[in-house]
RNA sequence: UUCUUAUCUAGAGAGGUGGAGGGACUGGCCCUUUGAAGCCUCGGCAACGGGUCAACAGACGCUGUGCCAAUUCCAGCAAGCUAUCACUUGAAAGAUGAGAA
Numbered sequence: 001u002u003c004u005u006a007u008c009u010a011g012a013g014a015g016g017u018g019g020a021g022g023g024a025c026u027g028g029c030c031c032u033u034u035g036a037a038g039c040c041u042c043g044g045c046a047a048c049g050g051g052u053c054a055a056c057a058g059a060c061g062c063u064g065u066g067c068c069a070a071u072u073c074c075a076g077c078a079a080g081c082u083a084u085c086a087c088u089u090g091a092a093a094g095a096u097g098a099g100a101a
Stems, first nucleotide, its partner, number of pairs: 001101008013042005021031003025076004043068003048064003051060003072093001077090004
């Protein structure tokens, strides 16, 4: 990097450094000098793989990841419904885990 598969309306931030961007892409809409991204320290959430206990369900949070504005922030393609706006559902794309090449 590609493929397969599960999940994605819950949850969880302070300090330091840094100094203008960030929310994947595009459009929108937001966040941000009352300090963005990145990096460091400490903390937290969750429970996907391993582990331990239990052996039906599950529990713990030891370990490997992941995550800590807004539903994956909303939409993008298709279908239903609808006068329109809107609404609903399913895809696609994306993210994370696990397995494989």
A computed fold for a 101-nucleotide RNA from Halobacillus halophilus, annotated as SAM riboswitch aptamer (S box leader). The RNAcentral record of the sequence draws on Rfam and Ribocentre.